[in-house]
Context: one part of a larger RNA
Molecule: small-subunit ribosomal RNA, 5' domain
Organism: uncultured prokaryote
RNA sequence: GAACGAACGCUGGCGGCGUGUUUAAGACAUGCAAGUCGCACGGAGAGAUUCGGUAUUUAUAUUGGAGAUCUCAGUGGCGCACGGGUGAGUAACACGUGAAUUACAUGCCCUUCAGAGGGGGAUAGCCCAGGGAAACUUGGAUUAAUACCCCAUAGUAUCGAAAGAUUAAAGGCGGCUUCGCCUGCCGCUUUUGGAUGGGCUCGCGGCCUAUCAGCUUGUUGGUGAGGUAAAGGCUCACCAAGGCGACGACGGGUAACUGGUCUGAGAGGACGAUCAGUCACACUGGAACUGAGACACGGUCCAGACACCUACGGGUGGCAGCAGUCGAGAAUCAUUCGCAAUGGGGGAAACCCUGACGGUGCGACGCCGCGUGGAGGAUGAAGGCCCUAGGGUCGUAAACUCCUGUCAUCAGAGAGUAAGGCUUAUCGGUUAAUAUCCGGUAAGAUUGAUAGUAUCUGAAGAGGAAGGGACGGCUAACUUCGUGCCAGCAGCCGCGGUAAUACGAAGGUCCCAAGCGUUGUUC
Numbered sequence: 001g002a003a004c005g006a007a008c009g010c011u012g013g014c015g016g017c018g019u020g021u022u023u024a025a026g027a028c029a030u031g032c033a034a035g036u037c038g039c040a041c042g043g044a045g046a047g048a049u050u051c052g053g054u055a056u057u058u059a060u061a062u063u064g065g066a067g068a069u070c071u072c073a074g075u076g077g078c079g080c081a082c083g084g085g086u087g088a089g090u091a092a093c094a095c096g097u098g099a100a101u102u103a104c105a106u107g108c109c110c111u112u113c114a115g116a117g118g119g120g121g122a123u124a125g126c127c128c129a130g131g132g133a134a135a136c137u138u139g140g141a142u143u144a145a146u147a148c149c150c151c152a153u154a155g156u157a158u159c160g161a162a163a164g165a166u167u168a169a170a171g172g173c174g175g176c177u178u179c180g181c182c183u184g185c186c187g188c189u190u191u192u193g194g195a196u197g198g199g200c201u202c203g204c205g206g207c208c209u210a211u212c213a214g215c216u217u218g219u220u221g222g223u224g225a226g227g228u229a230a231a232g233g234c235u236c237a238c239c240a241a242g243g244c245g246a247c248g249a250c251g252g253g254u255a256a257c258u259g260g261u262c263u264g265a266g267a268g269g270a271c272g273a274u275c276a277g278u279c280a281c282a283c284u285g286g287a288a289c290u291g292a293g294a295c296a297c298g299g300u301c302c303a304g305a306c307a308c309c310u311a312c313g314g315g316u317g318g319c320a321g322c323a324g325u326c327g328a329g330a331a332u333c334a335u336u337c338g339c340a341a342u343g344g345g346g347g348a349a350a351c352c353c354u355g356a357c358g359g360u361g362c363g364a365c366g367c368c369g370c371g372u373g374g375a376g377g378a379u380g381a382a383g384g385c386c387c388u389a390g391g392g393u394c395g396u397a398a399a400c401u402c403c404u405g406u407c408a409u410c411a412g413a414g415a416g417u418a419a420g421g422c423u424u425a426u427c428g429g430u431u432a433a434u435a436u437c438c439g440g441u442a443a444g445a446u447u448g449a450u451a452g453u454a455u456c457u458g459a460a461g462a463g464g465a466a467g468g469g470a471c472g473g474c475u476a477a478c479u480u481c482g483u484g485c486c487a488g489c490a491g492c493c494g495c496g497g498u499a500a501u502a503c504g505a506a507g508g509u510c511c512c513a514a515g516c517g518u519u520g521u522u523c
Stems, first nucleotide, its partner, number of pairs: 001523004006519005013370006019363002021328001026326003030323003035078003040075002043072004049066007085281003095205005101199001104198001109194002114189002117151004127140005157166003171186005207253003214244003219241008256278004260271004283304005306317004334360001336359003342356001343354004373403004383394004407464001409459005420446001422444008467512005472493003478507005488495002
């Protein structure tokens, strides 16, 4: 000199863009953060409309049936393995980079092939009867499916030398109708290739320590078996005695890694906040289940610590999600708005969900921009300070005159962020078909949290907007007074003991400026 996720002191007008618990991976009140599908299913409730009975003088009351549509607990499907957080652990194929997989698997998506025939038994729910303070739970009866099971079929796949054996499925919603699965859409099963995201293996690379020198028995290799999607001591039985190490094994310390960031002319050094990629973790430790995918942050089980409820028998919980609280600390924000956009999950769709995300708020925490007025104005006013008492200086500075109107204030107008989706008409494809469905075009009524914001126009009026540090040398900038080795200053040298440009104050000057200094850290 540059830099910072900074802190502290003094000061503080506006805007844009960023950024904000670096400490206790400490503990957490409260709310929200993962649901969705009724076009998979049986039901329950509401119910426009409508048909009939009874009472009745018309209104009306009551009762039974059909029923568009809407809502829902449950079964079922998909999702919950993404997104979001944190950096405790980890010196390791964890990461980076380059290879390899004839040793692998991949839901949804694209493509390809063949199919989707026949049958069955249950079980939630509902109902009935219990137990329990609660969490919850037991028994009986009954019912459905795209839930579950069996048979058939088998080009494919597995086993096998061959013969052969084994191996699948599900329907839903429309449309017309010649009543034929004829046809459209979404699904289902087997298969081919791809894409995507992954698993595993290897070469090389990146910390400190020898005041750590020897380490190792599933250890190193083989045979066989088990296990896995998959190679492999991954596991086991048997056999052999190997394997690593001064090119640093083993041990100890520290640490998530990278793209990058800061600095520097570079080489290098230090760091790894925000953003992006990978990894690991989810109160602590362990384990598996389901599934294409987890050994699963807002799933299950066991153990532990902690906390809460309890009728003392027993239960419940996990903010390193977003806000927020306590604690710790020099120190870090709102218990905000919206799904309008982008993206994600579900759904045929409308749509629903989304603390991802988009916004607003708070903090000069940072960077950038703008302003705090401009021109004229000398008897160089008053006042302050200095003085050799003549004057000098603050100083065109002020007053005063003439202007301007950025920002802020007030009033009016007012975007872009909106692409879509819906309805209708029409064209093309599909089709037996002018239905339907799919795609295109046109018209119509609509969808904005930010926010009446940005921006524009007008109004008034210099009105509302400057401080901080320094002035002995390094280092730009000096005098007076006070003090008297005192009080104090100080980055280094050093100032202060009666004329202090070094302490304190004042005037002046210098440097930066909505900031200026100090401290810390890095180069």